Formats: sequence, C1' cells, structure tokens
RNA sequence: GCGCCGGUAGCUGAGUUGGUUUAGCUACGGACUCUUAAUCCGAAGACGGGGGUUCGAUUCCCUCCCGGCGCA
Repeated sequence: GCGCCGGUAGCUGAGUUGGUUUAGCUACGGACUCUUAAUCCGAAGACGGGGGUUCGAUUCCCUCCCGGCGCA
C1' cells in the first nucleotide's frame, strides 16, 4: 500500500430484508435481613466521527479514525 472482519450502556454481547435498540454483569434506589451476603423489584444508562440518500438510518452509500487478520 491492497483485501477482509469488527467498533452498540462502565464491561461483555444480540440486533434477518430501513420503522420505539435488546439482554447479562457492574454501579444506583428500594424490599427482605439484627447487619452483610444472597434473592426479588425499580429507574437510569449506548449505535466510533463527519457527510449523503430517505418521510424515517445501528441498518444503505461516501469519507475519515481506531482495533484484528491476511497478502505484498
């Protein structure tokens, strides 16, 4: 330099043709308990940056950044 794969919540991952982004863990609030742990309930929390297409983009297109693999 070229090709391929990936980037989604604090962490790990899902998201089948574009239509309210999902779960587990952690942390937070509450219940239970003499207290803690465990268990149960609740709320909050995210689409790598920029642009384009569209009524509507995590999804499609372009470009850039970051990580991995392969070729040279």
The RNA shown here (transfer RNA) has 72 nucleotides and comes from Micromonospora sp. CA-248212.
Its Rfam family is "tRNA".
The coordinates come from a structure-prediction model, not an experiment, and the mean pLDDT is 82.
RNAcentral records the identical sequence in 7 taxa.
RNAcentral holds the sequence, with entries from ENA.
The source organism's lineage runs through Bacteria, Actinomycetota, Actinomycetes, Micromonosporales and Micromonospora.